[in-house]
Context: one part of a larger RNA
Parts: sequence; C1' cells; structure tokens
RNA sequence: UGACGGGGGCCCGCACAAGCGGUGGAGCAUGUGGUUCAAUUCGACGAUACGCGAAGAACCUUACCUGGGCUUGAAGUGUGCCCGACCAGCCCGAGAAAUCGGGCCUUCCCGCAAGGGACGUGCAUAGAGGUGCUGCAUGGCUGUCGUCAGCUCGUGUCGUGAGAUGUUGGGUUAAGUCCCGCAACGAGCGCAACCCCUGUCCCUAGUUGCUAACGGUUCGGCCGAGCACUUUAGGGAGACCGCCCCGGAUAACGGGGAGGAAGGUGGGGACGACGUCAAGUCAGCAUGGCCUUUAUGUCCAGGGCUACACACGUGCUACAAUGCGCGCUACAAAGGGUUGCCAACCCGCAAGGGGGAGCCAAUCCCAGAAAGCCGGUCUCAGUUCGGAUUGCAGGCUGCAACUCGCCUGCAUGAAGUCGGAAUCGCUAGUAAGCGCAGAUCAGCACGCUGCGCUGAAUACGUUCCCGGGCCUUGUACA
Repeated sequence: UGACGGGGGCCCGCACAAGCGGUGGAGCAUGUGGUUCAAUUCGACGAUACGCGAAGAACCUUACCUGGGCUUGAAGUGUGCCCGACCAGCCCGAGAAAUCGGGCCUUCCCGCAAGGGACGUGCAUAGAGGUGCUGCAUGGCUGUCGUCAGCUCGUGUCGUGAGAUGUUGGGUUAAGUCCCGCAACGAGCGCAACCCCUGUCCCUAGUUGCUAACGGUUCGGCCGAGCACUUUAGGGAGACCGCCCCGGAUAACGGGGAGGAAGGUGGGGACGACGUCAAGUCAGCAUGGCCUUUAUGUCCAGGGCUACACACGUGCUACAAUGCGCGCUACAAAGGGUUGCCAACCCGCAAGGGGGAGCCAAUCCCAGAAAGCCGGUCUCAGUUCGGAUUGCAGGCUGCAACUCGCCUGCAUGAAGUCGGAAUCGCUAGUAAGCGCAGAUCAGCACGCUGCGCUGAAUACGUUCCCGGGCCUUGUACA
C1' cells in the first nucleotide's frame, strides 16, 4: 500500500421487509448429469454451465459409429513430362451409393512449316488437407464484478524509503455530481450531455386517412371532390429547479406550489473506466508450437447425435365455477411476402385440396387477434375439470417421415384436488393475464427476439440475510 475481520461509522441496490405471481409435488417439452451403446460427436460446470454454442440433427447438416471406396487426393497454387485420347453432356449395364465398364457426340488458338501457347486429363514432384492437441503460447470477440462510481497522471509539497498528498474533511447528488474548506494546483479515462425510440405542439408534403363541408351512391370513402383532422416522415419549438414560497453557510442543493402534454437525469434504449476471474472460445474466424500424411485426410451408404432403472435445471399444460364447452358481437401494434404472400368462390367434419384475382406492396395478401362483452347451459363431481397415453383413419412437406417430422378426425381417457424443506421474479403501463408477428426454415417452436391488448397490490422502514461504495481501526496474510 492492499486484502481480510462473526471490528466500528456513513450510504446504496427487488438485498431484506411490505405485497403479487411462480418454481420445488403431477403429466409433457427441452437442456444437463449418469447409465447404456458399435457410436450415443464436441464444447460450456457456483454466482458468470444446464430452452447455453444450436435463429431450427429424418438424408444433408455431422464433426461420431459400422461397412464399401480413393491416395498429389473433394477444393487451391507452382514446376516438369506425355497425349488429342480424355473431360463435360446424353444413353445402357454392374453396384447400397461412391464408383466402375461400354456406346453416341465433341475434340481449341497462332503459324506455310518447324514449332509455340491455352484448356483438360494422366504421371511425377513441391506441397495440400486435418472440427487432431494446447484458450496455461496467442489475436479478435464475449461473460462477470457493474451502469458499480470509481481508476489514474503531470508539476509541486511531505517522507531516508516503500509511499502519501491531490481523491481526505463539512454539506449535497443517481454519480470523484456539485458547493465550501484545505499544500496543493491542474489534467485524463469513467459519470452526465451530445445519438435513437416514445410523450405535446407548429411548419412542409399528399394515389393512406376524412363525410369534417358539398354532390352522386348498386350504401362499402365506393365515386367525384378536398388535405381540415387522423396518419406517415423530414425540419423545428418545448423542461432549464427557468418562475414563486420555505429550508440551507448568502453556496451546492432540498421540500412545496404555479403554469404546462410532460417535470426535477420525464419513460425506455444504445453506450460498460483502470482492472478481476491464467473466466469462455484453437469447433465461427485468424494464428505460434506439437502431432498426423494409402490417414487423425477425403468420397459414399446405413446407423447415431432422438438410447433410458434414475437425478437436477429451464419451461408448457393443468388441478377448475373470477371456471369449462357452445352461440353471438367488438377493439391492436409491429412485422413478413416473387424459387414468395396467396383473396373471392368451390370440395372436405377438419387438417387440407381445387381455383386463380391482386401484390416487388401505406395500394394486394398473410389476417380470423385473443383475453373481453352479451346470452343460455353445466352445479362441485376426478366431473361437460384435466389432457398424457394408446388404437384406427387421414392430410402436408420432402428423393425419402421405420429408426426419427408436424397437423386433422373418431375413439381412448392416465397422473393431477394448488404442491415438504427450500427457492425465484417483479416498484407502473411494471407484475400478472391475453394473443400477434419475425428470424432460423422444404417441413418441424411449449424455445428465442420483438409487438401490442387488459392491467394490479405493496414499500412502515434499514435491525437482520446477500452484493456493493467511502472513511476509519486491528492483523501472526500478500
């Protein structure tokens, strides 16, 4: 000087408390451990691994296993030699395919020529290749403490020195934020602001919107017409403790009020200091070293990654009456669409099929939002709750759904009556409930990312648990 303390003081954070909803019990989905297996490829392991890499394992992917092949190789670069046959395309045969054999077709440019060049194949060679090892050799990127308020430097001063001071103190703040004081005076990286979205208004602009005003209307902004409103997207205004009162050292700032769409960093995002964990990643990529080179490379078929006495994590669906099924009737936002989205209409109980209009999309389509509201029924029951499991019949994608996809109909109806110890999230348009869209993607979503609709309860307080910041104290630790 740090680190640590079941030392002290001060102060924060859904840290506790106050509340609301869960997990832990059930079934299923998914990840992991374990076990099994020819293989169940690999990585990730307290917080900071476990719906994680995987924003999509039937083949492919694929790295694993079994079997069948190749050896300058599947792809790339260079050199030498040879050949115009090969290669590519089509057809036939063998084969699980890779591949092998045969046939057809084709066979370049310059030059009179000799020859030269290009292409391709074969041979040889230099070398390729490796998801093989080392993240304890690395780059890059990332997680975490933590959006915590800290981390430092120059000069000066003090100290023999390590070092201190500044950065401590009194206040204050979300903040090393600011004020005052002070052997310090300044400065840098962080904080804040500048950026984006959202909340109000104005301007500009009308192939969306509006009957707001007029006319027509097969009543639908449908048509004429108009940009007022809504909206869209470019610019601007607006919030600064600016104004008033009170408190305070007359300061920083704090409390209340007015006006205002909005207050005291308005709400959300992007943004992550010096560093820590030899944290993670050699399998995204790059890369040193090591290893391999008729195999640890490469091609193909099939299998596996989907196994299943079990254990754990994360979720979904429930256990019902604020509910379930049925009928009727509303109201979104944000997205996506041409190897695509697919309307009307027809067929089918349905999944879906036919059909073909429109749309490269504020114009057409996905698209019915759902919870909600209204009505009647059920009457507390393992039930008209719950839907696992299983049987049969179908649909779709795709070369192909046996291992191993999703969906529909009929039948079947399991566990489950609110969950022990324990444990998680959340302070407002939040939690909780409800649906919609997108990426990946042929197909496959209870996951993920976004979007809106409905919309609470509670916070006395900081004694305690956890994490953190500052000062101080002790130490046998560095």
Predicted 3D model of a 478-nucleotide part of an RNA (small-subunit ribosomal RNA, 3' major domain) from an uncultured bacterium. The prediction has a mean pLDDT of 85.